Annotation: Large-subunit ribosomal RNA, domain I from a Phycisphaerae bacterium, 521 nucleotides, folded computationally.
Context: one part of a larger RNA
RNA sequence: GGUGCAUGGUGGAUGCCUAGGCGUACAGAGGCGAUGAAGGACGUUGUAGGCUGCGAUAAGCUCCGGGGAGCGGUCAAACGCGCUUUGAUCCGGAGAUCUCCGAAUGGGGCAACCCGUCCUCACUGGGCAACCAGAUGGGGUCACCGGCGGCUGAAUGCAUAGGCCGUCUGGAGCGAACCCGGGGAACUGAAACAUCUCAGUACCCGGAGGAAAGGAAAUCAACCGAGACUCCGUAAGUAGCGGCGAGCGAAAGCGGAUUAGCCCAUGGCUUUGAGCCAUACGUUGUCGCAAACUCAACCGAAUGGUCUGGAAAGGCCGACCAUAGAGGGUGACAGUCCUGUAGGUGUCAGGGGCGCGACGGCGGUCGAGUAGGUCGGAGCUCGUGGAACUCUGACUGAACUUGGGAGGCCCACCUUCCAAGGCUAAGUACUCCUGUACGACCGAUAGUGCACAAGUAAUGUGAAUGAAAGGUGAAAAGCACCCCUUCUAGGGGAGUUAAAAGUACCUGAAACCAUGUACCU
Numbered sequence: 001g002g003u004g005c006a007u008g009g010u011g012g013a014u015g016c017c018u019a020g021g022c023g024u025a026c027a028g029a030g031g032c033g034a035u036g037a038a039g040g041a042c043g044u045u046g047u048a049g050g051c052u053g054c055g056a057u058a059a060g061c062u063c064c065g066g067g068g069a070g071c072g073g074u075c076a077a078a079c080g081c082g083c084u085u086u087g088a089u090c091c092g093g094a095g096a097u098c099u100c101c102g103a104a105u106g107g108g109g110c111a112a113c114c115c116g117u118c119c120u121c122a123c124u125g126g127g128c129a130a131c132c133a134g135a136u137g138g139g140g141u142c143a144c145c146g147g148c149g150g151c152u153g154a155a156u157g158c159a160u161a162g163g164c165c166g167u168c169u170g171g172a173g174c175g176a177a178c179c180c181g182g183g184g185a186a187c188u189g190a191a192a193c194a195u196c197u198c199a200g201u202a203c204c205c206g207g208a209g210g211a212a213a214g215g216a217a218a219u220c221a222a223c224c225g226a227g228a229c230u231c232c233g234u235a236a237g238u239a240g241c242g243g244c245g246a247g248c249g250a251a252a253g254c255g256g257a258u259u260a261g262c263c264c265a266u267g268g269c270u271u272u273g274a275g276c277c278a279u280a281c282g283u284u285g286u287c288g289c290a291a292a293c294u295c296a297a298c299c300g301a302a303u304g305g306u307c308u309g310g311a312a313a314g315g316c317c318g319a320c321c322a323u324a325g326a327g328g329g330u331g332a333c334a335g336u337c338c339u340g341u342a343g344g345u346g347u348c349a350g351g352g353g354c355g356c357g358a359c360g361g362c363g364g365u366c367g368a369g370u371a372g373g374u375c376g377g378a379g380c381u382c383g384u385g386g387a388a389c390u391c392u393g394a395c396u397g398a399a400c401u402u403g404g405g406a407g408g409c410c411c412a413c414c415u416u417c418c419a420a421g422g423c424u425a426a427g428u429a430c431u432c433c434u435g436u437a438c439g440a441c442c443g444a445u446a447g448u449g450c451a452c453a454a455g456u457a458a459u460g461u462g463a464a465u466g467a468a469a470g471g472u473g474a475a476a477a478g479c480a481c482c483c484c485u486u487c488u489a490g491g492g493g494a495g496u497u498a499a500a501a502g503u504a505c506c507u508g509a510a511a512c513c514a515u516g517u518a519c520c521u
Base pairs, nucleotide, nucleotide: 001520002519003518004517005516006515007514008513009512015506016471017470020442021441022439023438024437025436026435027434028433029431030430031174032173039101040100041099042055043054044053046079047078049075050074051073061095062094063093064092065091066090070083071082072081106115107114108113116142118140119139120138121137122136123134124133125132126131144171145170146168147167148166149165150164151163152162178209179207180206181205182204183203189196193243219226220225230257231256232255233254234253240248241247261423262422263421264367281363282362283361284360285359286358287357288356289355293351294350297345298344299343303318304317305316306315307314319336320335321325327339328338329337372396373395374394375393376392377391378390379389382408403418404417405416406415407414458465459464478505481493482492483491484490
């Protein structure tokens, strides 16, 4: 030095556990905001800091309801001081307060800061008083745009623009996806590449709602018929399109989900006309009443002995309840110990609102610069093709029921429908968020990035990137006291405990490092 064995150290795998995640289903909610949001800054508890709550009334104030003995959030004790059966803490509802920034909105600004106008209050001074002045402070006011109603008013006569006043619980900003519209790529594929594809995708912008969009045939169909729209299945990878390459790709019909249709055109009288009246219908707004339901809670059956053990819920013996033998906890595995569960009960206020009632408002002419045409584009399966149909930038431009559109160039016949006005629930899409239940989902290198001070520490000028880190024990009973010591760490006794499991704490693998011993060199 090596090998084997043994005993330790180190290390934190494995096993067990779960406080946290993930997913699904059902239900709710689907918005918040100038009455100042989302998100923050700074404060705030007797005592430093983080988190939570709250806002100078600051872990809170008031009222109503519940509840009934302890309480002053948490890490997290200790000390101090308090509150509470005159009902606290706590739970539900309503209200008050709510610094500063932030759309941020009096002006400015390097967010959480600086500086103002006017009114008013406090204070001071003057004045007999009315009142005036002033440093500081408290409260309020003052942005822009838009709608409505007025006044005024240029170039320019009437006007208009503009200006001013009043008024508005109008707008703005934020928010995960879903939706509609306006714009709109490239990588890529075509084994290169240009038409094509990726794809009307990503992305940008505008707008809205709890859904949005669409929607009651100038639709399809085929000589039979159907009867708004939306969504799903099928038709069907079919018909087609396509440097007929790569690829793209319907519809009718059929089967389902859900069903819903309506309005602008009524009547009378009068009129040149505007208009007026009445009834019915429809629709909409406002107000009121109001059931279920929802947001705290409450009641809620039934067990004893003995043995082992640190501890009984375990074993043995006997008993009881069950519309309750779901689950969790309790010193090991509990129907009958606790919490619950089944089943019942409950509401001042708030939300909700099937339905009912009252009042009020509103309603337009069979839709013309339209249909169609030409040129240029776009959308459909359709890439210009024989290219209908739909949309329209330019130029044109009908008919008026004896009419017009469509049925894939075009013509005829036939069939079918009535454009150029409008509204419309359900079925459908989504989940930032709330509740409940469940899981041949994970169990700390897994499951969210985060079970822990996690979007933290740390990194970056910045946009942004982004961790690691769970477990003593049933209970701190967290080792009084003694000894060694550099008086610290650590260790040895003693003690606690079922066990040191001793806060570097459950179990405690391997690598690695020692010590002892045997053998080899």
Model confidence (mean pLDDT): 80 of 100. It was read from a public genome assembly. Rfam family: Bacterial large subunit ribosomal RNA. The source organism's lineage runs through Bacteria, Pseudomonadati, Planctomycetota and Phycisphaerae.